[in-house]
Bacterial RNase P class A from an Actinomycetota bacterium, 396 nucleotides, folded computationally. A source record names the gene rnpB. Taxonomically the source falls in Actinomycetota (Bacteria, Bacillati). The same sequence occurs in records of 2 taxa.
RNA sequence: UGAGUCGGCCGGACGGUCGCGUCGGCAGUCACCCCCGGCAGCACGCCGGUAGGGCCUGCCGCCGAGGAACGUCCGGGCUCCACAGGGCAGGGUGGUGGCUAACGGCCACCCGGGGUGACCCGCGGGACAGUGCCACAGAAAACAGACCGCCCGCCGUGCUCGGUCCUUCGGGGCCGGGCGGCGACGGGUAAGGGUGAAACGGUGCGUGUAAGAGACCACCAGCACGCCAGGUGACUGGCGUGGCUCGGUAAACCCCACCCGGAGCAAGACCAGACAGUGCGCGUUCGAGGGCGGCCCGCCCGAGCGCACGGGUAGGUCGCUAGAGCCGUCCGGCAACGGCCGGCCGAGAUGGAUGACCGUCCUCGACAGAACCCGGCGUACAGGCCGGCUCAUCUG
Numbered sequence: 001u002g003a004g005u006c007g008g009c010c011g012g013a014c015g016g017u018c019g020c021g022u023c024g025g026c027a028g029u030c031a032c033c034c035c036c037g038g039c040a041g042c043a044c045g046c047c048g049g050u051a052g053g054g055c056c057u058g059c060c061g062c063c064g065a066g067g068a069a070c071g072u073c074c075g076g077g078c079u080c081c082a083c084a085g086g087g088c089a090g091g092g093u094g095g096u097g098g099c100u101a102a103c104g105g106c107c108a109c110c111c112g113g114g115g116u117g118a119c120c121c122g123c124g125g126g127a128c129a130g131u132g133c134c135a136c137a138g139a140a141a142a143c144a145g146a147c148c149g150c151c152c153g154c155c156g157u158g159c160u161c162g163g164u165c166c167u168u169c170g171g172g173g174c175c176g177g178g179c180g181g182c183g184a185c186g187g188g189u190a191a192g193g194g195u196g197a198a199a200c201g202g203u204g205c206g207u208g209u210a211a212g213a214g215a216c217c218a219c220c221a222g223c224a225c226g227c228c229a230g231g232u233g234a235c236u237g238g239c240g241u242g243g244c245u246c247g248g249u250a251a252a253c254c255c256c257a258c259c260c261g262g263a264g265c266a267a268g269a270c271c272a273g274a275c276a277g278u279g280c281g282c283g284u285u286c287g288a289g290g291g292c293g294g295c296c297c298g299c300c301c302g303a304g305c306g307c308a309c310g311g312g313u314a315g316g317u318c319g320c321u322a323g324a325g326c327c328g329u330c331c332g333g334c335a336a337c338g339g340c341c342g343g344c345c346g347a348g349a350u351g352g353a354u355g356a357c358c359g360u361c362c363u364c365g366a367c368a369g370a371a372c373c374c375g376g377c378g379u380a381c382a383g384g385c386c387g388g389c390u391c392a393u394c395u396g
Stems, first nucleotide, its partner, number of pairs: 001392010012361007020064002023061006032054003035049005066367001070378002073376005078264004085297004090260005095109005110124001111122004125255002130253002132249003147193002149189005155183003158179009201220004206216002221245001223242008268318004277309006289301003325344004330339003362365001
């Protein structure tokens, strides 16, 4: 310098004016609410008041969307279901160790695959418990099979050699042998060819055979078992023995191990206010109905429950944001993460705020907006900044 790989960060900047929301402060208004004084037996009501609070109005001040607030995929907190059980069914997870409140997340390692490398990818338990499936091609796709080829036998035919017989002397018949000629049939074989993602281990001018074949042998790979060594472990390395070798697929059923109660802030609690009941059915220790979300058992609550018609309400407060919080130094740990100390407060709406305009500047600005909270994952994203590492080339 070029190419690449991994990680972190930012997400127009500054100023002015106006507007919106929460909170705090100050001021005002008034009787609308809580109030204070009086009339009155209480309440309602009436008259007066303004010390305090709320509401309202004005002014001032602080703060006011995100890295994903998104999808709602996973996990947890919180709340209610009175408390919490057993079994079946159902769902989820799946190398090992650790982190964590928990997780399907994260970190480290192992194994397998890719890359020269930094590094990346893996939905990574079990296929001798059983069942199912394996498209196309191919002969054959699972307790194998035989298309071509190779080999043997036999028959026919062709060529050729020998013997013998006949002859019109051209040749012909019969018998026997040979052929690394051809064709059909029967059998052997799985070394070779060809198909496929995958073909029943691989290599061998080894033995063996008619040709061949783990049929046998040597080496290699792999499997099973045993022993030794290292590691917490997944696993790795070494030695020995064995039969010569057993296909793949479990985001197919299934098996194994572990985990899982349900509903969700419209959860749930409180205040204020309104109203009107009627009819029918079931039931009150022979128990309806409910906790209980699928079923069963068990346990508990239990006097009301269901349907139809009719009537009323559509307000407020809390939950609500100070938290597994953020930032910094140090310490432990390879890391995820944990701990000590110090500092900081960064939206809380409920028709739902977070905006508009102007000026200056630049690289001209993407994806997108809270609604109980938090940890993850996934997805979207104009552009920009920083750092580690790898490879190639050049220069010193």